[in-house]
RNA sequence: CGGCGCUAGGCGGGGACGUAGGGGCGCCCUGUAACCUGCAAUCCCCUCUAGCAGGGCUGAAUUCCCGUCCGAGGUCGGCUCUUGACGGGUCCGCCCGAGGAUUUCCUGUCCUUGAAGCCUGGGCCCCACUCAACCGGUGGCCUGUGAACCCGGUCAGGCGCGGAAGCGAGCAGCCGUAAGCGGGAUUCCCGGUGUGAAGCGGGACCACCUGGGUGGAGACAGGAACCUCGGUAGCGCCGUGAAGGGUUCGGUCGACGGCGGGUGCGCCG
Repeated sequence: CGGCGCUAGGCGGGGACGUAGGGGCGCCCUGUAACCUGCAAUCCCCUCUAGCAGGGCUGAAUUCCCGUCCGAGGUCGGCUCUUGACGGGUCCGCCCGAGGAUUUCCUGUCCUUGAAGCCUGGGCCCCACUCAACCGGUGGCCUGUGAACCCGGUCAGGCGCGGAAGCGAGCAGCCGUAAGCGGGAUUCCCGGUGUGAAGCGGGACCACCUGGGUGGAGACAGGAACCUCGGUAGCGCCGUGAAGGGUUCGGUCGACGGCGGGUGCGCCG
């Protein structure tokens, strides 16, 4: 070195979950020339040489063992996106309220038949008086009524005086009137007033209304932008944790594959 027969070993590996830890069934990835039966997730078998039991095949190398490289894929973290949950009111915005300012814009009204501003007159307001209006009045006026006698006139009858002519007082009636009691009117008088398109004088004159002059284009109101303060928690925002997705990021494990190395016994030639 070759042949034959054996033996160790091998007949998949890995990830996550799980476990004190290992492995398995199940899930996922990878891969194949890569066995069969039984067990197993409220699970099964084990203990660092870490599935067990039984059977079979292969067998010292393309297949076993070690190292290294590559790296499918998994997983953890970070970052990020989406969704929904809880919380916050610091911040600022959307939103709501209040105030401010009057720079800009919008709308409306007024304005060259003349805005703002400035000057000036009047009104509105107050006081006094006058006038008017209205009300009241034991005033005046008009009117009615109104006295047994103690009011007037005229006084029949009757009475008195007288010689007579006649004279006188005078009741009733009639007429009238005083006080008083009513009515009316509002021209007069007095008093008053929730009165006044009035007159006159004085005052007040911030605002408002109005006339005139000057001036020569704005004025006023509302809204928005703006500023300040407050409110609210629906949204934004911030915080926490959850689910799902992504990741050119970091860690970790790592299949397949590449490279390098290693690996026994007997007999015969």

Predicted 3D model of a 269-nucleotide RNA (Bacterial large signal recognition particle RNA) from Candidatus Nitrosotenuis sp.
The sequence is in RNAcentral, with records from ENA.
It matches the Rfam family "Bacterial large signal recognition particle RNA". By type it is a non-coding RNA gene.
The organism belongs to Candidatus Nitrosotenuis, within Archaea.
The coordinates come from a structure-prediction model, not an experiment, and the mean pLDDT is 75.
The gene name in the source record is ffs.